A computed fold for a 1490-nucleotide RNA from a metagenome, annotated as small-subunit ribosomal RNA. Its Rfam family is "Bacterial small subunit ribosomal RNA". The coordinates come from a structure-prediction model, not an experiment, and the mean pLDDT is 86.
RNA sequence: AGAGUUUGAUCCUGGCUCAGAUUGAACGCUGGCGGCAUGCUUUACACAUGCAAGUCGAGCGGCAGCGCGGGGGCAACCCUGGCGGCGAGUGGCGAACGGGUGAGUAAUGCAUCGGAACGUACCCUGGAGUGGGGGAUAACGCCGCGAAAGCGGCGCUAAUACCGCAUAUGCUCUGAGGAGGAAAGUGGGGGACCGCAAGGCCUCACGCUCUGGGAGCGGCCGAUGUCCGAUUAGCUAGUUGGUGGGGUAAAGGCUUACCAAGGCGACGAUCGGUAGCUGGUCUGAGAGGCUGAUCAGCCACACUGGGACUGAGACACGGCCCAGACUCCUACGGGAGGCAGCAGUGGGGAAUUUUGGACAAUGGGGGCAACCCUGAUCCAGCCAUGCCGCGUGAGUGAAGAAGGCCUUCGGGUUGUAAAGCUCUUUUGGUCGGGAAGAAAGGGCUCUGCUUAAUAGGUGGGGUCUAUGACGGUACCGGCAGAGUAAGCACCGGCUAACUACGUGCCAGCAGCCGCGGUAAUACGUAGGGUGCGAGCGUUAAUCGGAAUUACUGGGCGUAAAGCGUGCGCAGGCGGUUCGUUAAGUCUGAUGUGAAAGCCCCGGGCUCAACCUGGGAAUGGCAUUGGAAACUGGCGGGCUGGAGUAUGGCAGAGGGGGGUGGAAUUCCACGUGUAGCAGUGAAAUGCGAAGAGAUGUGGAGGAACACCGAUGGCGAAGGCAGCCCCCUGGGCCAAUACUGACGCUCAGGCACGAAAGCGUGGGGAGCAAACAGGAUUAGAUACCCUGGUAGUCCACGCCCUAAACGAUGAUCACUGGGUGUUGGGGAAGCGAUUCCUUGGUACCGUAGCUAACGCAUUAAGUGCCCCGCCUGGGGAGUACGGCCGCAAGGCUAAAACUCAAAGGAAUCGACGGGGGCCCGCACAAGCAGCGGAGCAUGUGGCUUAAUUCGAAGCAACGCGAAGAACCUUACCAAGGCUUGACAUGCAGGGAAAAACGGCGGAAACGUCGCGUCCGAAAGGGCCCUGCACAGGUGGUGCAUGGCUGUCGUCAGCUCGUGUCGUGAGAUGUUGGGUUAAGUCCCGCAACGAGCGCAACCCCUGUCGUAUGUUGCCAGCAUUUAGUUGGGGACUCAUACGAGACUGCCGGCGUCAAGCCGGAGGAAGGUGGGGAUGACGUCAAAUCAUCAUGCCCCUUAUGUCUUGGGCUGCACACGUGCUACAAUGGCCGGUACAACGGGCAGCGAUGGAGCGAUCCGGAGCGAAUCCCUUAAAGCCGGCCCCAGUUCGGAUCGAAGGCUGCAACUCGCCUUCGUGAAGUCGGAGUUGCUAGUAAUCGCGGAUCAGCAUGCCGCGGUGAAUACGUUCCCGGGCCUUGUACACACCGCCCGUCACACCACCCGAGUCGUUUGCACCCGAAGUCGCUGGCCUAACCCAUUGGGAAGGAGGCGCCGAAGGUGUGAAGGGUAAGGGGGGUGAAGUCGUAACAAGGUA
Repeated sequence: AGAGUUUGAUCCUGGCUCAGAUUGAACGCUGGCGGCAUGCUUUACACAUGCAAGUCGAGCGGCAGCGCGGGGGCAACCCUGGCGGCGAGUGGCGAACGGGUGAGUAAUGCAUCGGAACGUACCCUGGAGUGGGGGAUAACGCCGCGAAAGCGGCGCUAAUACCGCAUAUGCUCUGAGGAGGAAAGUGGGGGACCGCAAGGCCUCACGCUCUGGGAGCGGCCGAUGUCCGAUUAGCUAGUUGGUGGGGUAAAGGCUUACCAAGGCGACGAUCGGUAGCUGGUCUGAGAGGCUGAUCAGCCACACUGGGACUGAGACACGGCCCAGACUCCUACGGGAGGCAGCAGUGGGGAAUUUUGGACAAUGGGGGCAACCCUGAUCCAGCCAUGCCGCGUGAGUGAAGAAGGCCUUCGGGUUGUAAAGCUCUUUUGGUCGGGAAGAAAGGGCUCUGCUUAAUAGGUGGGGUCUAUGACGGUACCGGCAGAGUAAGCACCGGCUAACUACGUGCCAGCAGCCGCGGUAAUACGUAGGGUGCGAGCGUUAAUCGGAAUUACUGGGCGUAAAGCGUGCGCAGGCGGUUCGUUAAGUCUGAUGUGAAAGCCCCGGGCUCAACCUGGGAAUGGCAUUGGAAACUGGCGGGCUGGAGUAUGGCAGAGGGGGGUGGAAUUCCACGUGUAGCAGUGAAAUGCGAAGAGAUGUGGAGGAACACCGAUGGCGAAGGCAGCCCCCUGGGCCAAUACUGACGCUCAGGCACGAAAGCGUGGGGAGCAAACAGGAUUAGAUACCCUGGUAGUCCACGCCCUAAACGAUGAUCACUGGGUGUUGGGGAAGCGAUUCCUUGGUACCGUAGCUAACGCAUUAAGUGCCCCGCCUGGGGAGUACGGCCGCAAGGCUAAAACUCAAAGGAAUCGACGGGGGCCCGCACAAGCAGCGGAGCAUGUGGCUUAAUUCGAAGCAACGCGAAGAACCUUACCAAGGCUUGACAUGCAGGGAAAAACGGCGGAAACGUCGCGUCCGAAAGGGCCCUGCACAGGUGGUGCAUGGCUGUCGUCAGCUCGUGUCGUGAGAUGUUGGGUUAAGUCCCGCAACGAGCGCAACCCCUGUCGUAUGUUGCCAGCAUUUAGUUGGGGACUCAUACGAGACUGCCGGCGUCAAGCCGGAGGAAGGUGGGGAUGACGUCAAAUCAUCAUGCCCCUUAUGUCUUGGGCUGCACACGUGCUACAAUGGCCGGUACAACGGGCAGCGAUGGAGCGAUCCGGAGCGAAUCCCUUAAAGCCGGCCCCAGUUCGGAUCGAAGGCUGCAACUCGCCUUCGUGAAGUCGGAGUUGCUAGUAAUCGCGGAUCAGCAUGCCGCGGUGAAUACGUUCCCGGGCCUUGUACACACCGCCCGUCACACCACCCGAGUCGUUUGCACCCGAAGUCGCUGGCCUAACCCAUUGGGAAGGAGGCGCCGAAGGUGUGAAGGGUAAGGGGGGUGAAGUCGUAACAAGGUA
């Protein structure tokens, strides 16, 4: 520090996700030791049991229990407060600390900094005292009530308990004279004196009273800061202030009476939700965000609510009273209780410990002290909960052992790992030793002080001594012994680590992207590897990454985002100069910012964690001194911002009134006749009752052609005939004046297209709704005919818009050019030119931008102000509020769901987009197919099997260039199991084959006969056994190879350079041209490659060479090139020549090239073939072959016989033959080429009507044979008919091949003589030696050809042209497509699930207001009643007090009425999600109506 994920790819925007750190954690797997720390985050839920606050006898009366002493008694035992001590009581101090919890609390709190009107027990320090009296009461005794808790009556008694009196430095009050107000003793010691004693007395110590001061602590007040919600906007009656009274320790409406009417609030009052606050903790570079366990400070609370009492302090966790809920006891009458103290229990929960030890230490309470108490605390226990440390061994060890896993079978890996050998001994085990934490304290003693004192007390020194829960712990040593100790997660990318098997969209994984449908590095297992390690993963949570709320540090033309526009209060910001001030600002000093923590430097535990000392820091706040530039305040000036005045100018700026012509429609009349209107075509409609057309006149409403613009005006919406009236704004010129008067603007106010609403008018045209006609599968649309609201006017509402420049307002600055509009100036006679200023539009520099683009009218560079955005959907929706007559508007969520949604640009593909151009693509033609019969292939059906493959073009006379057996892969039946075939090894044999017999359909079985080569090793053959063979079994979607297709279309790319952030572009586009990316020209491109063309073959002309088996002009010869002869010709075979737009003319850019011509056998590629770029279709083929993996192994292999592949209601493709006279038949007759031939072609001759047979010459072939070519030509017959056309079908008889023609071959002859009379929609081929037509040959092959591959003969028609159909090429355009239009995608309906809204209601919660009732209790009042202290006085009274009563307030409770939020609900509503449901086709290409 980043990474993954939107796309075919790119850049950007933007969300989601990951890697890090952390935790009071939990869960899963695993677990050796120690140190340190932490440990109910949930029910402030309920609690059994024990403990957690007592102490003092040196305050007091005393003596229940214990011990001692004394006395009595034989003893049991009794008596005795005399002593140690001490229950209960009285009294004092403490119990308000310590400990727990976070419910409440958004300020009555907390943090920081200040303040004045206060209190303070114990402590420190100072001053003054401590005199003298009195009356009670617990305990106790007796009696009584009660189950208990407890209570009552009578009687006795003490005090450091209580109450007077005296005194009063200071204290309080005051009318300034005065008045008022205290106390307590106890213990130790003791010389003189007194006393019988106690003691007095003195002294010390601890106390007590009053009063100053202090420290610490506490109460109160102020300022600043302190979460979310405005879908909470107004709140407030003791409320705000004053005066008097009251109250408090103290200021204060704290309280009360009266008076005034204030106080708070957009700088967020009130209300609602949430929450203890802080130091700090976690994270982060920081700023910040989150958090508030443990430790520390503050606050609040103590079953819930209320209340006071006591006290220095409480409205009191282990106190009291009352009410409520709950639990317990009960004799039913009444009582008791409060773990949010420490343990512990139940419950809740994912989850959190022992009913431990000790006061040894630290600290607290009491005490003179010893000491007691202390679940504070210190320790121990439990838990890997966290942090830290240690260990599970070290060295050596290659035959790289065995085993495992993988394998290309060679090996690789686990792996120096193990074993083995040599060592060590931490931890654990065992044995032994063994701390520190302890000094206060107590005894003795020395000394200082106090004192009369050598008592006592106290300070210091010395010495002796008591005290350890932890714990025989830490630590140290001895002994044995590698001996006791490794797991977890991950291994597709992010992210470090890969193979095998299993599984087969199953099971499963998954943080995101995504894996899994038979070769899964992604599931499961194994081997291996990677990471961490006594832990490792997962989950949850926080921060980070996230600049993804942007203060640091973001944006708003098109990605989310500028309010529709203006005016404008508050607010924010503000020209220039001088003076002053010191709020901001800067600077110095001071105070504070607790400790702990973080950081730095040291120290202590062996290190570390941890602990400890010091420092720094603590960003802040406050006080104070100074500075005066800048901002602010105040004052005085200035003119440049802004404004005013004067003079001009342009304009559809606004409002009102008037007026004009054209046109539409309607009405009337005239002329006039059959149609008009409308459409793609029609129909509805109008018209003989006279339309339309035309003429004249009239009515009425609305809108203003031309000018007109790329124009003008306005803030925007918007504004258009002409004239008049009223009125706003702008611009220009030159002067004068005011003197910052300015800019922006939350809330507010105003304006605001169209549609819509209300009332009243108006209504020609147009026209939602509606009706009809068409279109259509449908057509609630598009088109047509009608037509009502509305459109118009007046007044009042509505308040929205793609209200757009998708661009807020103001000001300033930053190159230019062009047009246009308004004003002014200068020059010129003028046309015109130049300058200046305001507007408007285009092109473009820098700059900006993701790009597109913007660019002085900024989207550039800046200041300032406002508005708005924060992933998509849900949703601009719900609820609430405000506005509205309504429609609706404004404001505006959440649940849930997705891993994207988007912007710009790129390359393709596509378009019922455009341009250019090709092709038998159409058109023009010729011949067909589709109808018939048959052949053949396919589908389907059938079957034991009808083997398999091929599937639009590009499967279907295709693989198959030839299924009777074989082929053959299929079926049935019968056999074989190392096999029909290959190789190797081991053992064995003399056989095996052939032949013959028997069985059998055959294979095969069985019998007989018979025996190999070599000297040996060994070889051949056979048998047995082991390895293995074999598979036309699967996967063409695992593959190689080969092939089809687009397409013989002209394209497809690369290097370097250049442009672009990039994908990419350029080149390859453009202008011409071509069959062609063919060539030329131009050009940020220059070159190159694969394709095109050419080179190759055949063919067309000529030449040369050679003439046999070929040829024959001339010569001779013959039936015959037969022979002699010849090479001229044909032909054959070779080698050459020839054609290149080379020549001429025209066109063209001077080019490429095109057109025409000459010559030439051939002319612009002469014709044909071979040749198929990058790629596409997961195209075809595992059955040609090869091949990975899977599968079968007495069978999915192999052999055999027979059957099947030939089955037939049908359907399709491809063909053949026809339907006839351009024909058929008969007779005669002419002319080819390519080819083939020895298990072959087969002549002459013979037989047969014929197929064919007999026979065998010749020929391995320019020699012989196949081999008579046919159409044609000549002659004849037929005469339009289902025929002398056509030949299917069937019968009969034959021939040939073959082991064998039944299923199932071909041919011949005779007979039979079906359909068919030219073929619907539609569709195919062909542009010249082509189509059409005619025959011939060949491959395969025993036989079988209408198929296929070739050959020649005869030999046309037509092409205007490129609008249309199909396919293709180039450029361009749009795109929401990229699996690429056979694309994408929308809505209803149906089904399932989910969350939400409404909802008759219903249930509980919180809360306001009003009223009722009113506990405890403070306060106030109080007739009668009661009362020891003081006073008068002695039956009594007074003062004072009490119980009781009454009153105010008052918790809980009750009633009524509102508000808020929550749960639930019949039913209703939309929304979201869900591989293959229904209906349509809305959007994306002009998406077919933009």